Predicted 3D model of a 339-nucleotide part of an RNA (small-subunit ribosomal RNA, central domain) from a metagenome. Model confidence (mean pLDDT): 83 of 100. The full RNA is in RNAcentral, with records from SILVA.

[in-house]
Context: one part of a larger RNA
RNA sequence: UUGGGCGUAAAGCGUCCGCAGGUGGUUUUUCAAGUCUGCUGUUAAAGACUGGAGCUCAACUCCGGAAAGGCAGUGGAAACUGAGAAACUAGAGUUCGGUAGGGGUAGCGGGAAUUCCCAGUGUAGCGGUGAAAUGCGUAGAUAUUGGGAAGAACAUCGGUGGCGAAGGCGCGCUACUGGACCGAAACUGACACUCAGGGACGAAAGCUAGGGGAGCGAAAGGGAUUAGAUACCCCUUAGUCCGUUCUGUAAACGAUGAUUACUCGAUGAACCUUUAGGUUUGUCCAAGCGAAAGCAUUAAGUAAUCCACCUGGGGAGUACGCCCGCAAGGGUGAAACUA
Numbered sequence: 001u002u003g004g005g006c007g008u009a010a011a012g013c014g015u016c017c018g019c020a021g022g023u024g025g026u027u028u029u030u031c032a033a034g035u036c037u038g039c040u041g042u043u044a045a046a047g048a049c050u051g052g053a054g055c056u057c058a059a060c061u062c063c064g065g066a067a068a069g070g071c072a073g074u075g076g077a078a079a080c081u082g083a084g085a086a087a088c089u090a091g092a093g094u095u096c097g098g099u100a101g102g103g104g105u106a107g108c109g110g111g112a113a114u115u116c117c118c119a120g121u122g123u124a125g126c127g128g129u130g131a132a133a134u135g136c137g138u139a140g141a142u143a144u145u146g147g148g149a150a151g152a153a154c155a156u157c158g159g160u161g162g163c164g165a166a167g168g169c170g171c172g173c174u175a176c177u178g179g180a181c182c183g184a185a186a187c188u189g190a191c192a193c194u195c196a197g198g199g200a201c202g203a204a205a206g207c208u209a210g211g212g213g214a215g216c217g218a219a220a221g222g223g224a225u226u227a228g229a230u231a232c233c234c235c236u237u238a239g240u241c242c243g244u245u246c247u248g249u250a251a252a253c254g255a256u257g258a259u260u261a262c263u264c265g266a267u268g269a270a271c272c273u274u275u276a277g278g279u280u281u282g283u284c285c286a287a288g289c290g291a292a293a294g295c296a297u298u299a300a301g302u303a304a305u306c307c308a309c310c311u312g313g314g315g316a317g318u319a320c321g322c323c324c325g326c327a328a329g330g331g332u333g334a335a336a337c338u339a
Base pairs, nucleotide, nucleotide: 004310005309008292012307014201015200016199017198021194022193023192025088026087027086028085029084030083031082033081034080035077036076037075038074039073040072041071042070043069049065050064051063052062053061054060091191092188093187094186095184096183097182098181099180103177104176105175106174107173108172109171110154114150115149116148117147118146119145120144121143125136126135162169163168206246210242211241215240216239221234222233257306258305259304260303261302262301265284266283267282268281269280270279271278272277288295289294313338314337321332322331323330324329
């Protein structure tokens, strides 16, 4: 250097954008860098190979010969890669006309429930548990009726249904705004794919300085239970909510990178449509694959390009160094030793 892998055994970055790099559609023509080919030079001797010779043979020694490959020069070939020129439309994008949607941001509004406050009715319990107690209640609770306040979440519809790159998104209306799909074929004419480094977004918890605080509720406290009870019960603080910054991690999962092409069938759903169609999303199955279970046109099948990652367990995602962070910590990331 080549050879193996990555759903579950070690291994797909959480997701996307994207410079360099790598790779790249069809046709014609030119060049000849890669490529192929002829010749020349060089690649010391010894050694190795080969044809002989000399020590009785051999080892050993001597004489002769040749190649392969490399490098350089020079003559040629032009299919492929590359470079230049010209053209094309099947990739990609733009335009026009439609469609669906919890896609995003901001503002305004709504009702049910909960808790609290005020007032009425009403009386001895309520609550909680396996059973109790702490707790609340004759200063009138729980229950019930009327009025008011607050904050948070939006029942039914609701669905292996929809949208979004992922995280995620669900009461109604308005404004602004991103993407997708279908149809028409008008335009551009390879503008493409992937992407180290880099950048953006990124649940929950946590942080910063303000506000808010109904319900829920870590920690802490109390009451029980119990051998113990760091739990289940009661009360309650941070937090959960809003807006300002940061953090940058998750079983961030389809444990399955992105793009393109091809490969039997059956049966649902959503959207566009009326067409023998397209896009999306499910279930079952053939070939094939797979260690198996299973996957199977949304591949884990058959191929191609590019990137990330893996190389026994523990030590350890630790130490040290560096970078990032207000901190918590995050990123990168060993070794000794052990078995």